[in-house]
Context: one part of a larger RNA
RNA sequence: UGCUCGUUCAGGAACUCGGCAAAUUGACCCCGUAACUUCGGGAUAAGGGGUGCCCAUCGCAAGGUGGGCCGCAGUGAAAAGCAUCAGGCAACUGUUUACUAAAAACACAGGUCUCCGCAAAGUCGUCAAGACGACGUAUGGGGGCUGACGCCUGCCCAAUGCUGGAAGGUUAAGAGGAGAGGUCAGCGCAAGCGAAGCCUUGAAUUGAAGCCCCAGUGAAUGGCGGCCGUAACUAUAACGGUCCUAAGGUAGCGAAAUUCCUUGUCGGGUAAGUUCCGACCUGCACGAAUGGCGUAAUGAUCUGAUGACUGUCUUAACGAGCAGCGCA
Numbered sequence: 001u002g003c004u005c006g007u008u009c010a011g012g013a014a015c016u017c018g019g020c021a022a023a024u025u026g027a028c029c030c031c032g033u034a035a036c037u038u039c040g041g042g043a044u045a046a047g048g049g050g051u052g053c054c055c056a057u058c059g060c061a062a063g064g065u066g067g068g069c070c071g072c073a074g075u076g077a078a079a080a081g082c083a084u085c086a087g088g089c090a091a092c093u094g095u096u097u098a099c100u101a102a103a104a105a106c107a108c109a110g111g112u113c114u115c116c117g118c119a120a121a122g123u124c125g126u127c128a129a130g131a132c133g134a135c136g137u138a139u140g141g142g143g144g145c146u147g148a149c150g151c152c153u154g155c156c157c158a159a160u161g162c163u164g165g166a167a168g169g170u171u172a173a174g175a176g177g178a179g180a181g182g183u184c185a186g187c188g189c190a191a192g193c194g195a196a197g198c199c200u201u202g203a204a205u206u207g208a209a210g211c212c213c214c215a216g217u218g219a220a221u222g223g224c225g226g227c228c229g230u231a232a233c234u235a236u237a238a239c240g241g242u243c244c245u246a247a248g249g250u251a252g253c254g255a256a257a258u259u260c261c262u263u264g265u266c267g268g269g270u271a272a273g274u275u276c277c278g279a280c281c282u283g284c285a286c287g288a289a290u291g292g293c294g295u296a297a298u299g300a301u302c303u304g305a306u307g308a309c310u311g312u313c314u315u316a317a318c319g320a321g322c323a324g325c326g327c328a
Stems, first nucleotide, its partner, number of pairs: 001323008010314002014312001019309001027051005036041001038148001052069007070074001082307007089299002094106002110146007122132003149294004154224003159221002161217005168212003174206002179201005186193002225243005252286001253283001264280005
């Protein structure tokens, strides 16, 4: 000096990104226990008091009652919740990056949409056999989204998707065979014409789904405006005009896990607060099952505050063990 520990005057978070770490608390018995609440909880809430030994007495005992004794200290050592307030997120118990992430991520019960009538849909498999689904049958099985519970879930079907429709347009192979060409019997003096057959090519016409088209559909993919004016102070605009759109964001929430400007403004807490809480609304760029807003309980969650407590610090000191160093 390092590591691991122990103790410490006065102060007590002044440390620090942050009370990280450490300390405090701790067992059992008695008293007592708030807001809130889904009436179960919250709750060991919080906050107090007691605990040894001896004698007497009551009792089957555990133990109770009374009296007395000792120590700084009686769950005499060890082992054994720190507590409270407020907010975000996720309902909860669970699950996860074996070896940097345990969470607000995943799952979840519940909700909803959709497919499937059984040789089911869906899945595996060589377009197979076969198997799973299931020795199940729509109160069943598969898939998607959301995620307890409470109150709710607005407008848009123009685009994309899906479902349904079938009049018309377009449209393949196939069907069809108008016509054209080659060949050569024949005809012709020649140029040439040229039946049948065979070969090559081939128009019209016919021809399904699909697409175009017509509807429906948002807990399908998704989307949910701008400018100008106006009230008897000012300001603002319930109101009006106009352009565009498929429709112009409803309820609720809002500087938010979302707010750039921004340490927004006001209030609270502090002597002093870029964080925190409550409001406001000018939402750069919230918003309703990619769910919205609340919510008791829960959380090795995240954020802020308070009490208690402390070597985190003011500011270090001393001690123990081990290592380091020297000699043997």